[in-house]
RNA sequence: AGAGUUUGAUCAUGGCUCAGAUUGAACGCUGGCGGUAUGCUUAACACAUGCAAGUCGAACGGAAACGAUGGUAGCUUGCUACCAGGCGUCGAGUGGCGGACGGGUGAGUAACGCGUAGGAAUCUGCCCAGUAGUGGGGGACAACCAGGGGAAACCCUGGCUAAUACCGCAUACACCCUACGGGGAAAAGAGGGCCUCUUCUUGAAAGCUCUUGCUAUUGGAUGAGCCUGCGUGAGAUUAGCUAGUUGGUGAGGUAAAAGCUCACCAAGGCGACGAUCUCUAGCUGGUCUGAGAGGACGAUCAGCCACACUGGGACUGAGACACGGCCCAGACUCCUACGGGAGGCAGCAGUGGGGAAUAUUGGACAAUGGGCGCAAGCCUGAUCCAGCAAUACCGCGUGGAGGAUGACACAUUUCGGUGCGUAAACUCCUUUUAUAUAGGAAGAUAAUGACGGUACUAUAUGAAUAAGCACCGGCUAACUCCGUGCCAGCAGCCGCGGUAAUACGGAGGGUGCAAGCGUUACUCGGAAUCACUGGGCGUAAAGAGCGUGUAGGCGGGUUAAUAAGUUGGAAGUGAAAUCCUAUGGCUCAACCAUAGAACUGCUUUCAAAACUGUUGACCUAGAAUAUGGGAGAGGUAGAUGGAAUUUCUGGUGUAGGGGUAAAAUCCGUAGAGAUCAGAAGGAAUACCGAUUGCGAAGGCGAUCUACUGGAACAUUAUUGACGCUGAGACGCGAAAGCGUGGGGAGCAAACAGGAUUAGAUACCCUGGUAGUCCACGCCCUAAACGAUGCACACUAGUUGUUGCCUUGCUCGACAAGGCAGUAAUGCAGUUAACACAUUAAGUGUGCCGCCUGGGGAGUACGGUCGCAAGAUUAAAACUCAAAGGAAUAGACGGGGACCCGCACAAGCGGUGGAGCAUGUGGUUUAAUUCGACUAUACGCGAAGAACCUUACCUGGACUUGACAUAGAAAGAAUCUAAUAGAGAUAUAAGAGUGCUAGUUUACUAGAGCUUACAUACAGGUGCUGCACGGCUGUCGUCAGCUCGUGUCGUGAGAUGUUGGGUUAAGUCCCGCAACGAGCGCAACCCUCGUGUUUAGUUACUAACAGUUCGGCUGAGGACUCUAGACAGACUGCCUGGGUAACCAGGAGGAAGGUGAGGACGACGUCAAGUCAUCAUGGCCCUUACGGCCAGGGCUACACACGUGCUACAAUGGGGUAUACAAAGAGCCGCGAUACCGUGAGGUGGAGCAAAUCUCAUAAAAUAUCUCCCAGUUCGGAUAGUAGUCUGCAACUCGACUACUUGAAGUUGGAAUCGCUAGUAAUCGUAGAUCAGCAAUGCUACGGUGAAUACGUUCCCGGGUCUUGUACUCACCGCCCGUCACACCAUGGGAGUUGAUUUCAUUCGAAGCGGGGAUGCUAAAGUAGCUACCUUCCACAGUGGAUUUAGUAACUAGGGUGAAGUCGUAACAAGGUAACC
Repeated sequence: AGAGUUUGAUCAUGGCUCAGAUUGAACGCUGGCGGUAUGCUUAACACAUGCAAGUCGAACGGAAACGAUGGUAGCUUGCUACCAGGCGUCGAGUGGCGGACGGGUGAGUAACGCGUAGGAAUCUGCCCAGUAGUGGGGGACAACCAGGGGAAACCCUGGCUAAUACCGCAUACACCCUACGGGGAAAAGAGGGCCUCUUCUUGAAAGCUCUUGCUAUUGGAUGAGCCUGCGUGAGAUUAGCUAGUUGGUGAGGUAAAAGCUCACCAAGGCGACGAUCUCUAGCUGGUCUGAGAGGACGAUCAGCCACACUGGGACUGAGACACGGCCCAGACUCCUACGGGAGGCAGCAGUGGGGAAUAUUGGACAAUGGGCGCAAGCCUGAUCCAGCAAUACCGCGUGGAGGAUGACACAUUUCGGUGCGUAAACUCCUUUUAUAUAGGAAGAUAAUGACGGUACUAUAUGAAUAAGCACCGGCUAACUCCGUGCCAGCAGCCGCGGUAAUACGGAGGGUGCAAGCGUUACUCGGAAUCACUGGGCGUAAAGAGCGUGUAGGCGGGUUAAUAAGUUGGAAGUGAAAUCCUAUGGCUCAACCAUAGAACUGCUUUCAAAACUGUUGACCUAGAAUAUGGGAGAGGUAGAUGGAAUUUCUGGUGUAGGGGUAAAAUCCGUAGAGAUCAGAAGGAAUACCGAUUGCGAAGGCGAUCUACUGGAACAUUAUUGACGCUGAGACGCGAAAGCGUGGGGAGCAAACAGGAUUAGAUACCCUGGUAGUCCACGCCCUAAACGAUGCACACUAGUUGUUGCCUUGCUCGACAAGGCAGUAAUGCAGUUAACACAUUAAGUGUGCCGCCUGGGGAGUACGGUCGCAAGAUUAAAACUCAAAGGAAUAGACGGGGACCCGCACAAGCGGUGGAGCAUGUGGUUUAAUUCGACUAUACGCGAAGAACCUUACCUGGACUUGACAUAGAAAGAAUCUAAUAGAGAUAUAAGAGUGCUAGUUUACUAGAGCUUACAUACAGGUGCUGCACGGCUGUCGUCAGCUCGUGUCGUGAGAUGUUGGGUUAAGUCCCGCAACGAGCGCAACCCUCGUGUUUAGUUACUAACAGUUCGGCUGAGGACUCUAGACAGACUGCCUGGGUAACCAGGAGGAAGGUGAGGACGACGUCAAGUCAUCAUGGCCCUUACGGCCAGGGCUACACACGUGCUACAAUGGGGUAUACAAAGAGCCGCGAUACCGUGAGGUGGAGCAAAUCUCAUAAAAUAUCUCCCAGUUCGGAUAGUAGUCUGCAACUCGACUACUUGAAGUUGGAAUCGCUAGUAAUCGUAGAUCAGCAAUGCUACGGUGAAUACGUUCCCGGGUCUUGUACUCACCGCCCGUCACACCAUGGGAGUUGAUUUCAUUCGAAGCGGGGAUGCUAAAGUAGCUACCUUCCACAGUGGAUUUAGUAACUAGGGUGAAGUCGUAACAAGGUAACC
């Protein structure tokens, strides 16, 4: 410090998410040690048990218990009983001090509660200092004794008694009150020592002295009470609140000011600077985070506050309205003899409950501190310690060094290896920790140590006792295998998973952290995503529809004063702890200590006077006013006009009119429409008219008149900052709508009819009512838009136009200049870009309004307004990871422009109808093997299924296999025949001993082959063409597709490649921020067309010779031809046009503008096709999904489609005769002459491995004869019979021949296909495959040989430019709403159930205050107390109201949900432009 995520990509906007830090945490897995901290965040829920506040005998009367001592008695000589307050002491009691501290909790409280800084009208036990006293009396009450009641708690009566308990009297420096005369009010003793007297050692009294109390008072210290400024949450869907309320006077009251309380008087007080109300909350030092400013929090520690079962109340006291006190009421719990009683853990432990969750019913007062006491001491769950918990922070360890055969296992593998990995084993070493033993502190300044035999130290043992968790798709460090197969699952966001998952689960490996690691939750950060620091508002969310103006905010120049703001200095304060810095102490650290700094604040005071403020005086540049002549659809009211529509009346006139894409409804023979004249009525104002004018906006358009607002310009003059903005408020505010009353021609929601349509509640047509118009009153909203708030200042220009003025001259329909408007273009600058640009969206100032992801929703509820419609203000639950802006490249458009193509048109011939052939679908079947499906599947793979092929089915048989490699063994290989069987196969006989090398034979070795054996393996037309290679189709032989450098742009990208021409062409030319280049185009290649040359057999034959008359032979090399080389065509030449490219025409030429045809197919598209040509990853089968065999099937057949053949006839059929090709093929072959057969063919075998021979007669054509328009002499399907050929074999299932049979069909609906010249059409020929053939197919070859193209409006396809876009899976796109279903949250809802607050009223406990006896009282008195009465009052009751929560039949809309229904509203001109 950033990153991921909207898009095909980009920039910006904007949300969501992540990486960091933190915690009083919890959960999961795991867990060695120590130190230091921390530990009920929930039920202020209920609590068993124990402990947490006592102490003082030096205040007192005393003596229940214990002990010592002494005595007496019993006796077992050490025990028991009794006696002695004489002693140590001390239960209970009187009295004093303390129980108001310490400890807990955070319910309440939005407050002078807290924080900070101040203040005056107060009190203060114990403590300190000072002054003065402490004299003399009195009567009681507990304890105790006696009696009584009660279950108990406890109580009653009588009697005795002490005091530092209580009460008078005296005194009064100071103190209090005062009318200044005076008046009032105190006290307590206790302990120790000495001395004197008495008694003779005990007791009593007086005195002295010391200590400590007591009383009064002054001052201090400490603590507390009270008041004030400022600060300290949210909500305006809470706007008004308040009667003791605000103030005064008087009285009361308090320690003290005060409506604190009361009486009277006045009518105030608070509030938009947020009163009141509601919700939430203890506050602070601080803690967490952050660069900071801030934000969140308020555990532990410290300060303050509040509370103590709930509510109320007072008493005592220095202090309380009192956690472990009292009284009352309530709820709850316990005891009970039912009559009554007792209790309060939010003290420490602990229990139950709640909860995700939080510890021991421990030790000690040794230390620190507190209470009491003279003290010793006692008490102290404060505190100090220990226990439990990885809850947090910090530290340590789980070993160190060497060790390669790089071991085994595991994982992976391209099978070679690689990883784990020096890791282990193994060798040497060490002992922190652990265990055992021994020693052993500080904490204590004399004694006293819970912790604790603790910290620490020493010795011994022995690597011994000690590693996990999460993650590994990107963000984010870290990758492979297996399993799974949109399943199981993961997920913080994006997103993974549908058979090769680095994303699920496991494993190996790796990465990170480590006694922890992850997850969850909360907070801050990142988030400049509430923006003070530090954001925005033309189009992303956001300028109010417009103005006037209140409060508020801001405000021109000069001068003087002041000192509120401001600036500086000083002083006080800002508790300690914390944070920071330094140093020091625990072995280090955490932790702790000391010192410093800091605490950014507040207060007081001194000073300054620039700026702001305030006050005074002045100024004129802002603002306003006066004056002048002009401009204007500015406003209101009145009057007047013409054109047009409609209606009515009358005339002329006759059959239509009207309307539409086309029609119909409609009007018209009862006379329409048309036309002429007249009348009526309403509304709107042609031309002028223009990015002209006016107005704040809405808006304003005939003419005239009246009244009236504003602006501009010009001139001087006046006022003297009077200004700008503007929350609330007030006014205006299109259209539609509402109310009342008019008006109503045209237009026209609703409505009706006619069309259109699948439907048409629409678009179109014919009608037509509200309304539109007027007056008055409402409504108050618009895409009320410049989507741009108002005002002021500054910042290049140019051009047009409106209004006013000035100047100039040539005096104009002129030019120049100024001011004010309104437009265009454009620089700087700004902007995400588009764009804005002196009329800013630039640079600044002031003020207002508004925004903070999309949806839900401008909705609900509540309030306000409205007659209503509705407007305004305005949420939440829930849901999504986007929604949205600008621009870019594509694609698309029932957008535009240009261009091309047998694309249309113009033509010729077909298909679609028939029969047959063939392919496909479907159906059938044991099987009808598989693939191909718009164009780009369907006479396609298949250039040829009877067996084979063959992959399919049935049946029969095989298992290292039909085939490959390797091991070991035997045998030469090989050949012949037999039996069984459908065959595969099985049985079994015989012949045969080879080749090469070594070597003398024997024999050995090798190669190849066969047999049987064993295992690795073979094998698979099994799956995946959506894992792939290769090959192919298509767009398309369309003219495109790109790159380098440069330039432009933030960028995606653009430019180049666009533009003007031209071309078949991104072909070329010109221009140009482009300059070049590549793949395509063209050319180079092949064939055809002309010529030359070379060559001359098997081809050719002009001349010569021969001839069987056939180039047959000799011969020739002329010609044709063959096949090599070369030439030729390049817009080269001419004319015209054009800048050029090029175009048009012409000449010459065999050929003329790419001469014709072919091969050749850019970047890419279709997850196009093919795993069944081949190759191949992965998966699957392995006595079978492999291999063999026989038979069957691929040829089925109600049907549908594609592609073809043959026809339907006379441009024809048939017969006879005659003519002319090219290109091919041939030895398991083509097969001549000849003979046989009607024929298919047969017999036979010359020639030919081919310019020689054969296939092989080309056919249309031509000549002639016949047929005469018929289902025919057309057509040939189907069928019968008889044959031929191939082949082991023609049944399923071949072709051909002959005779006979003679179906449909008479030119084919909608629709649709091919073709632009040697083309279409038509005619035959050959070949591949192949034994044969279902070939009418396919591929080649030649023969005959047309018609038409005006042209580019339309259909289809394509190209270029442009435009719109909400599409990018790219229009076969996207997408809206109702309905149906499921789920979720919410609103309304007859009501109903709680809670809360408040008002009124009733009752009225305890208690304070008031009154108060005829009752009570010992001392004292102008006495006190009490029953009782009474004001106030808690709880409770009743009634009304407020707020809030839950729930509810039914109901409303909303959201979400792979494949529901109906339509097609939006996005393109979205097919009626869209929207408000």
Overview: The RNA shown here (small-subunit ribosomal RNA) has 1476 nucleotides and comes from an uncultured prokaryote. Rfam family: Bacterial small subunit ribosomal RNA. Rfam links the family to the GO terms ribosome and structural constituent of ribosome.